[in-house]
RNA sequence: UCCUUAUCAAGAGUGGCGGAGGGAACAGGCCCUAUGAUGCCCGGCAACCUGCGGCAGAAGCUGUGUUGGUGCCAAUUCCUGCGGAUGAAAACCGAGAGAUGAGGU
Numbered sequence: 001u002c003c004u005u006a007u008c009a010a011g012a013g014u015g016g017c018g019g020a021g022g023g024a025a026c027a028g029g030c031c032c033u034a035u036g037a038u039g040c041c042c043g044g045c046a047a048c049c050u051g052c053g054g055c056a057g058a059a060g061c062u063g064u065g066u067u068g069g070u071g072c073c074a075a076u077u078c079c080u081g082c083g084g085a086u087g088a089a090a091a092c093c094g095a096g097a098g099a100u101g102a103g104g105u
Base pairs, nucleotide, nucleotide: 002104003103004102005101006100007099008098013042015041016040017039021032022031023030026081027080028079029078043073044072045071048069049068051064052063053062054061055060077097082094083093084092
């Protein structure tokens, strides 16, 4: 890089540093931001893998936040882009794209 698979409506600071844009990419919206965003550190959330315990013949199920590895901490993945449905739109359902974990290459 690519493939498979699971999840993506909940949750997470009135801290420190820093000083300009940021919300993945393109487009259109809509937002956040000098009342200091994005980012980094600390802190926290969660429970995918791992650890420990219970059940099971096994596959697996389940409890615990616990030894470690990730992940995450504005807005549904901020919304739309394609399709279904509708007279049309909104809401809704699905796809695509994306993110993260685990496995494979």
Molecule: SAM riboswitch aptamer (S box leader)